[in-house]
Molecule: FMN riboswitch aptamer (RFN element)
Organism: Actinomycetota bacterium
RNA sequence: AGCAACUUUCGGGGGCGGGUGAAAUUCCCGCACCGGCGGUAGCCCGGGAAGCGUCAAGCGCUUUCUCGGGGAGCCCGCGAACCCCCGGCGACCUCCGGGGGCCGAGCCGGUGAAGGCCAGCGGUAUCUGGCCGUAGUCCGGCGCCGACGGUUACAGUCCGGAUGGGAGAAAGGAAGA
Numbered sequence: 001a002g003c004a005a006c007u008u009u010c011g012g013g014g015g016c017g018g019g020u021g022a023a024a025u026u027c028c029c030g031c032a033c034c035g036g037c038g039g040u041a042g043c044c045c046g047g048g049a050a051g052c053g054u055c056a057a058g059c060g061c062u063u064u065c066u067c068g069g070g071g072a073g074c075c076c077g078c079g080a081a082c083c084c085c086c087g088g089c090g091a092c093c094u095c096c097g098g099g100g101g102c103c104g105a106g107c108c109g110g111u112g113a114a115g116g117c118c119a120g121c122g123g124u125a126u127c128u129g130g131c132c133g134u135a136g137u138c139c140g141g142c143g144c145c146g147a148c149g150g151u152u153a154c155a156g157u158c159c160g161g162a163u164g165g166g167a168g169a170a171a172g173g174a175a176g177a
Base pairs, nucleotide, nucleotide: 006172007171008170009169010168015031016030017029018028019027032157033156034146035145036078037077038076039075043070044069045068046067047066048065049064050062051061052060053059073144074143082101083100084099085098086097087096088095106142107141108140109139110138115132116131117130118129119128120127148160149159150158
């Protein structure tokens, strides 16, 4: 520095009011609400180091280094759902395992890390001053998207498969060889 099989636990949120109608939490009107997992990160929080200020300590400061935590529905990838195929299976399945397909939605403005340029001094600079300048994530505004089956009528928000599956997360294994 790195370290497995296996085990355990965890692992999806959200709508009301009115209208029409025989019938709508599904349509229309109004105003709302929600956002799985990993990654990325110019942002935020905390710890440490170093430097600077201070006689010193304490304390403070820092566009430096480092560690930890948080941070995107529409940027990248994944899961679920849906469709197909293969195997278990030389009976079959809504069962088990594997493979493939499919897999939604963002613009505008602002800021200006990075980076670059110019000027200043006897000269050099990481100093001082000025300018240019980059956003998928920051700030603001306005938008947009949402499986399948069901339903007296079309659903992101109701009911159901699902007390399921799952990307994965945490812990154990873990003490040592």